Predicted 3D model of RNase P RNA and transfer RNA as a complex of 456 nucleotides. It holds a member of the Rfam family "Bacterial RNase P class A". The family's RNA type in Rfam is ribozyme. The prediction has a mean pLDDT of 77.
[in-house]
RNA sequence: GCGGAUGGCUGGAUGACCGCGUGCAAGCGAGGAAAGUCCGGACACCAUAAAGCAACGGCGGCGGGUAACGCCCGCCUGGGGCAACCCAAGGGAAAGCGCCACAGAAAAUAAACCGCCUGUUUGCCUCGGUAAAUAGGUAAGGGUGAAACGGUGGGGUAAGAGCCCACCGCGGUGAUGGUAACAUCACUGGCACGGCAAGCCCCGCUGGGUGCAAAACCAAAUAGGAACCGCGUGGGGGCAACCCCGAGGGUGCUUUACUCUCAGCAGGUUCGGGUUGGUUGCUAUAGCGUCUUGGCAACAAGGCGCACAGAUGAAUGGUCAUCGACGGGAACCAAGCAAUUGGAACCCUGAACAAAAUCCGGCUUAUAGGCCAUCCGCAAAU
RNA sequence: GGACCCGUAGCUCAGCUGGAUAGAGUACCUGACUACGAAUCAGGGGGUCAGAGGUUCGAAUCCUCUCGGGUCCA
Numbered sequence: 001g002c003g004g005a006u007g008g009c010u011g012g013a014u015g016a017c018c019g020c021g022u023g024c025a026a027g028c029g030a031g032g033a034a035a036g037u038c039c040g041g042a043c044a045c046c047a048u049a050a051a052g053c054a055a056c057g058g059c060g061g062c063g064g065g066u067a068a069c070g071c072c073c074g075c076c077u078g079g080g081g082c083a084a085c086c087c088a089a090g091g092g093a094a095a096g097c098g099c100c101a102c103a104g105a106a107a108a109u110a111a112a113c114c115g116c117c118u119g120u121u122u123g124c125c126u127c128g129g130u131a132a133a134u135a136g137g138u139a140a141g142g143g144u145g146a147a148a149c150g151g152u153g154g155g156g157u158a159a160g161a162g163c164c165c166a167c168c169g170c171g172g173u174g175a176u177g178g179u180a181a182c183a184u185c186a187c188u189g190g191c192a193c194g195g196c197a198a199g200c201c202c203c204g205c206u207g208g209g210u211g212c213a214a215a216a217c218c219a220a221a222u223a224g225g226a227a228c229c230g231c232g233u234g235g236g237g238g239c240a241a242c243c244c245c246g247a248g249g250g251u252g253c254u255u256u257a258c259u260c261u262c263a264g265c266a267g268g269u270u271c272g273g274g275u276u277g278g279u280u281g282c283u284a285u286a287g288c289g290u291c292u293u294g295g296c297a298a299c300a301a302g303g304c305g306c307a308c309a310g311a312u313g314a315a316u317g318g319u320c321a322u323c324g325a326c327g328g329g330a331a332c333c334a335a336g337c338a339a340u341u342g343g344a345a346c347c348c349u350g351a352a353c354a355a356a357a358u359c360c361g362g363c364u365u366a367u368a369g370g371c372c373a374u375c376c377g378c379a380a381a382u
Numbered sequence: 383g384g385a386c387c388c389g390u391a392g393c394u395c396a397g398c399u400g401g402a403u404a405g406a407g408u409a410c411c412u413g414a415c416u417a418c419g420a421a422u423c424a425g426g427g428g429g430u431c432a433g434a435g436g437u438u439c440g441a442a443u444c445c446u447c448u449c450g451g452g453u454c455c456a
Stems, first nucleotide, its partner, number of pairs: 001378010012323007020029003031353001035364002038362005043211004050255004056207005061075005076090001077088004091202002096200002098196003113142002115138010150168006169191001170189008215280004225271005234245004246262005287306008327348003332343004383455007392408004401439001410426005432448005
């Protein structure tokens, strides 16, 4: 210098004028994703959400972090890259069921189409053979397929075959190291175990449901309607409020606990109609910045400082001036025979994705341009 | 704001417990029939299965993300 890898920051700046939301005022007033609503929570209601079971989901190497997670950190294993580094829905296919089209002999209790080898019969012959039929042996070779029942080499055999041997792969046992996933080594088995679980399923862990249009209150409205449910006539104590026992109902079931009813009524539930204004919830928090300590790290603990939108058809904007990164044009200057290369006053342009709506922690997706740090490869020079 | 569903030919829909040229009706084109047209008969063309990535030997179908459309809730 060229080409890459990883992590992080920024998302125009300043001023003037006009304007908007909130607030008594001072003041404050969009984002890294406010987005998708994909996960996890807080909070609220549903019956208060405690325990167990079933059903239905979700997750899945190991260890740690966290309020929690499908997130993050570190490591292991497998794969990719010369490397820095990157990627993985990464439990179980020897519990069971199912599927593996077409092709192919055979697709999972293996199998004999061609080929190879042996026997028998028949024909031919140059009598060493050869051709056809038939009975067997054989998974080495051919061919099919995404995939063919361990691979390579040697021995062995009529031809072959883990039939035998060496190495590799695989299974089992043990030792050592590690918290563990796992790694290494030794012994052993003699091949038994094809793939698919983002098919059912099994194992382990985990989840009650609904979402601020949750929910509470005030105001307004409640005309005229529809459907459904219940008939239990409990006992005792107390002046009474109420208490104890009992019966029945209340989430998919059970238990505990809780709650409602037990003669009260023009009762209760649901649908539909009507009303559709306001207040609370509503923003101070697992909050932000910085420093120290512990930890490889995620993160945790502590000190100091700060207060940072709360709108409701929904504010956070517009204009001008100066500066400004990138880009385009360019008089002219320098080098060169030239092509061209380098530098340039000045002119134009003046940015992407997108915008809170209860609030947090993540993930994913979109994003013009710029900046910083560390590392790797190649080339050249010293 | 929140919850859920759908996307296959110009249009309306099958196919969605994975299997190789993705079908049907209608519309369109050509021919026959007719004096001509319709109807009818015969034949034909037309699809990035909304887009991208993954799982698998193989994806319209299974999984994830994105885009577009629709329904419900005070």